[in-house]
Predicted 3D model of RNase P RNA and transfer RNA as a complex of 435 nucleotides. The prediction has a mean pLDDT of 80.
RNA sequence: GGGGCCGCGGGUCGGCGUCCUUAGAGGGCGCGCGAUUCGAGGAAAGUCCGAGCUCCACAGGGCAGGGUGCCGGGUAACGCCCGGGCGGCGAAAGCCGACGGAAAGUGCCACAGAGAACAGACCGCCUGCGGCUGGCGCGCUAGCGCGCGGCCGCCGGUAAGGGUGAAACGGUGGAGUAAGAGCCCACCGCCCGCGCGGGUAACCGCCGGGGCACGGCAAACCCCACCUGGAGCAAGGCCAAGCAGGGGACAGUGGUGGCCCGCCGCGUAAUGAUCCCCGGGUAGGCCGCAUGAGAGGUCGGGUGACCGGCGUCCCAGAUGAAUGGCCCGCUGAACAGAACUCGGCUUAUAGCUCCCCUC
RNA sequence: GGGCCGUUAGCUCAAUUGGCAGAGCAAGGGACUCUUAAUCCCUAGGUUGGAGGUUCGAUUCCUCCACGGCUCACCA
Numbered sequence: 001g002g003g004g005c006c007g008c009g010g011g012u013c014g015g016c017g018u019c020c021u022u023a024g025a026g027g028g029c030g031c032g033c034g035a036u037u038c039g040a041g042g043a044a045a046g047u048c049c050g051a052g053c054u055c056c057a058c059a060g061g062g063c064a065g066g067g068u069g070c071c072g073g074g075u076a077a078c079g080c081c082c083g084g085g086c087g088g089c090g091a092a093a094g095c096c097g098a099c100g101g102a103a104a105g106u107g108c109c110a111c112a113g114a115g116a117a118c119a120g121a122c123c124g125c126c127u128g129c130g131g132c133u134g135g136c137g138c139g140c141u142a143g144c145g146c147g148c149g150g151c152c153g154c155c156g157g158u159a160a161g162g163g164u165g166a167a168a169c170g171g172u173g174g175a176g177u178a179a180g181a182g183c184c185c186a187c188c189g190c191c192c193g194c195g196c197g198g199g200u201a202a203c204c205g206c207c208g209g210g211g212c213a214c215g216g217c218a219a220a221c222c223c224c225a226c227c228u229g230g231a232g233c234a235a236g237g238c239c240a241a242g243c244a245g246g247g248g249a250c251a252g253u254g255g256u257g258g259c260c261c262g263c264c265g266c267g268u269a270a271u272g273a274u275c276c277c278c279g280g281g282u283a284g285g286c287c288g289c290a291u292g293a294g295a296g297g298u299c300g301g302g303u304g305a306c307c308g309g310c311g312u313c314c315c316a317g318a319u320g321a322a323u324g325g326c327c328c329g330c331u332g333a334a335c336a337g338a339a340c341u342c343g344g345c346u347u348a349u350a351g352c353u354c355c356c357c358u359c
Numbered sequence: 360g361g362g363c364c365g366u367u368a369g370c371u372c373a374a375u376u377g378g379c380a381g382a383g384c385a386a387g388g389g390a391c392u393c394u395u396a397a398u399c400c401c402u403a404g405g406u407u408g409g410a411g412g413u414u415c416g417a418u419u420c421c422u423c424c425a426c427g428g429c430u431c432a433c434c435a
Stems, first nucleotide, its partner, number of pairs: 002328005008039007015031006041335001045346002048344005053232004060261004065228005070084005085099001086097004100223002105221002107217003122162002124158003128154006135148006170188005189212001190210004195206004236287004245278005252266004294313002297310005360434002362429005369384004378415001386402005408424005
């Protein structure tokens, strides 16, 4: 997934029973009754975001707290989706990115290492000075002097090289120098101009200037921009049934579950409103609750997410909670099952369909 | 159904500006004792529930999962 038989939950029609109103018609409720029709998912899951809906004020202001974070668009809204930019990976198609600010401030950078942030001479390299010298050369008074070298020490210079580290204060090459160094030069990188051009923008290209000043961490505090009231269908409303009160707080108290203001309700002196604590009662019914940001078809707009027009369809609704059992034949057949409802994300998954592209 | 919390050694729990994961009990060995208990000394034992990410570095910060608990006393 196919067929047959039986069963379970909802709807409609009929039947039966009962109640109400009755002149009658009719209506409510129930049924181990009959017929007919419908009856789990792409994730119904996790409850991670966003909304609708309901109550608290038609949900208001500030602080705190929380969240998001390149740009533009889509959307009821979003932390989602689409397109673009930038960065990374790849030969390519393409894939991935919590991707604002480190030049507002604070903080951290363990160990190792000389030095860890307006740094630092450990080894090495180099000038000078002093000492030693059994090496080499020259001079002569023939054991002394001078020069070159070697070794040791001291004062300095040096960030090229070694070494440490996750990270060492632009990179490569040249010129230069005692040795070196953006000290200077070329290219690359970086910063600046509110320069010019393109783009809605992020950003990109070009031009000019500057030897360069600026390490990393914001899934550390923080700054900037934007968003954000709380609770949740056991919300909330109506009906029925049932019970037993006692103690405390307070002029205020509740909505308000961070604080202040504001608003609204109740109350203002005890036989009372409100709140808290202890104790007692109920575990019933109806609504919310199935027509919705709905599904699929077609046409049109848009690169796309998506949007619009037309006509079609109604597609689970329980409350101990349905969707199952047996038989026949097929098969490789998963993950898993509604509980107020949607839009996403994530996770678990066997199989099927369509389109495009690269090697 | 909704909402909330937890997971570190065998057990019960610690661990703060992120920097060597520790304590008590239990376990093993030794000492003391005639022997055992008690006491004393020593030792071992860790994927910090799992995976991924940020970071030089994660028990700690972030994301996604797994398991357990809130048993009339988290709720009407």